[in-house]
RNA sequence: CAGUUGGAUAAACGCCGUAUGAAAGACUACGGAGGAAAGUCCGGGCAUCAUAAGGCAGAGUGCCGGCUAGUUACCGGUGGAGGCGACUCCAAGGAAAGUGCAACAGAAAUAAACCGCCCGCAAGGGUAAGGAUGGAAAGGCGAGGUAAGAGCUCACCGCUCCUGCGGCAACGCGGGAGGCCCUGUAAACCCCACUCGAUGCAAGAGACAAGGACGAAUCGGUCGCCUGCCGCGUCCCUCAAUCGCUUAAGCCCUGCGGCAACGCUUGGCUCAGAUAGAUGUUUAUCCUCGACAGAACCCGGCUUACAGACUG
RNA sequence: GGGACAUAGCUCAGCUGGGAGAGCGCUGCGUUCGCAACGCAGAGGUCGCGGGUUCGAAUCCCGUUGUCUCC
Numbered sequence: 001c002a003g004u005u006g007g008a009u010a011a012a013c014g015c016c017g018u019a020u021g022a023a024a025g026a027c028u029a030c031g032g033a034g035g036a037a038a039g040u041c042c043g044g045g046c047a048u049c050a051u052a053a054g055g056c057a058g059a060g061u062g063c064c065g066g067c068u069a070g071u072u073a074c075c076g077g078u079g080g081a082g083g084c085g086a087c088u089c090c091a092a093g094g095a096a097a098g099u100g101c102a103a104c105a106g107a108a109a110u111a112a113a114c115c116g117c118c119c120g121c122a123a124g125g126g127u128a129a130g131g132a133u134g135g136a137a138a139g140g141c142g143a144g145g146u147a148a149g150a151g152c153u154c155a156c157c158g159c160u161c162c163u164g165c166g167g168c169a170a171c172g173c174g175g176g177a178g179g180c181c182c183u184g185u186a187a188a189c190c191c192c193a194c195u196c197g198a199u200g201c202a203a204g205a206g207a208c209a210a211g212g213a214c215g216a217a218u219c220g221g222u223c224g225c226c227u228g229c230c231g232c233g234u235c236c237c238u239c240a241a242u243c244g245c246u247u248a249a250g251c252c253c254u255g256c257g258g259c260a261a262c263g264c265u266u267g268g269c270u271c272a273g274a275u276a277g278a279u280g281u282u283u284a285u286c287c288u289c290g291a292c293a294g295a296a297c298c299c300g301g302c303u304u305a306c307a308g309a310c311u312g
Numbered sequence: 313g314g315g316a317c318a319u320a321g322c323u324c325a326g327c328u329g330g331g332a333g334a335g336c337g338c339u340g341c342g343u344u345c346g347c348a349a350c351g352c353a354g355a356g357g358u359c360g361c362g363g364g365u366u367c368g369a370a371u372c373c374c375g376u377u378g379u380c381u382c383c
Base pairs, nucleotide, nucleotide: 001312002311003310004309005308007286008285009284010283011282012281013280015032016031017030018029019028034292038303039302041301042300043299044298045297046200047199048198049197053227054226055225056224058196059195060194061193062192063077064076065075066074078092079090080089081088082087093191094190098189099188100185101184102183114131115130116127117126118125119124139157140156142154143153144152158180159178160177161176162175163174164173165172166171204243205242211236212235213234214233215232219231220230221229250269251268252267255264256263257262287290313382314381315380316379317378318377321336322335323334324333330367338354339353340352341351342350360376361375362374363373364372
């Protein structure tokens, strides 16, 4: 750093659900919290609403490939950063569309002559090699060259463009040309590309169920604005049963494919489902003396909490 | 299902990036016969925590912990 496990066995008394039943009760049988049930961070299923359509605004995302019902958070790779290393991390398009910002230091911060060097009697001129500052100083380094210097010229490295090979791709490894004028920052505004309707099971459906009152647009309708679309609306009374609710992208196991995420498959299983809300208490035995913590629609990922034991 | 906050012992500012500050409190000295008040000087900070972006982060972004608040 990664993973597994999360005291065991038996008995008694209780609680919840299901089965048998038209219903209720009793008896009996069976089942009864987790790896995180937690945070609700990301995504999906499912449900309702024509403001679900179009535009603006707004928000989010941004290398490549794969997997999946689905995701920007999963898997594998490319590139970059860090580490001696095992390994870890990365919101990783555009700075040649424009705007903003770059403190202090330093002569000078997108722009250069303070010192130095050279020419010159001087005035003045040439010079970015050397010095000092900084995160960043006009491609780096060496040689030639020169009054002194300078990509001014050349080799190597870097950059830009063209191109060959390998790779599905990101990209990598080479070759040639240009002598190089163009600092950084977009998790600053912004530009480009892509995505996004809203609300969440207190969603919602709905038996009994029939009613009464008021109002008529400058109204109402599930984020903002405009267009479009739909509609009679608001209040009172009444009801709160039942469904949604757990057979589901389900679980276990065998084998196969794949580096992996994951996919296919023989066989087997049904494994909480309440609506004031169930899983507790006692006894006996044993051990290494037992942590964090408890479902309320479901699933995947992430994060957080966690005694002890075990594995790599 | 939304929103905000965490900075010195306490209450708060700073958060369109570059010095970490104010008031009260604390310590020492002065003043006073002594105390308070007053004057001068000083100490005191992992900016809740962990990462990232950047030359540079209290400030920007992500995650996380805790607190408050609204529907």
Two RNAs folded together computationally: RNase P RNA and transfer RNA, 383 nucleotides in total. It holds a member of the Rfam family "Bacterial RNase P class A". The family's RNA type in Rfam is ribozyme. Gene Ontology terms of the family: ribonuclease P activity, dimeric ribonuclease P complex and tRNA processing.